[in-house]
């Protein structure tokens, strides 16, 4: 320097052809307990890494950056 792959909720991830953004734990709330844990129900929580662009419409398609790994050149 060059090439790949990742980046979504607090964690771990899904989102298969562009069309209402999800799930399991974990938080909190209630039910169950004599009281805790289990176990059951239920709510919250997302400007989808930033920033442009295309497009009626963008997590998704382009472009630049930006943090992480991977593989190669390079210098020593």
């Nucleotide at each position: 320097g060059g090439g790949c792959c990742a980046u979504u909720a607090g964690c771990u991830c899904a989102g298969u052809u562009g069309g209402u953004a999800g799930a399991g734990c974990a938080u909190c709330c209630g039910a169950c307990u004599c009281u805790u844990a289990a176990u059951c129900g239920g709510c919250a929580g997302g400007u989808c890494g930033u920033a442009a662009g295309u497009u009626c419409g963008a997590a998704u398609c382009u472009u630049a950056c930006a943090u992480g790994g991977c593989c190669c050149a390079c210098c020593a």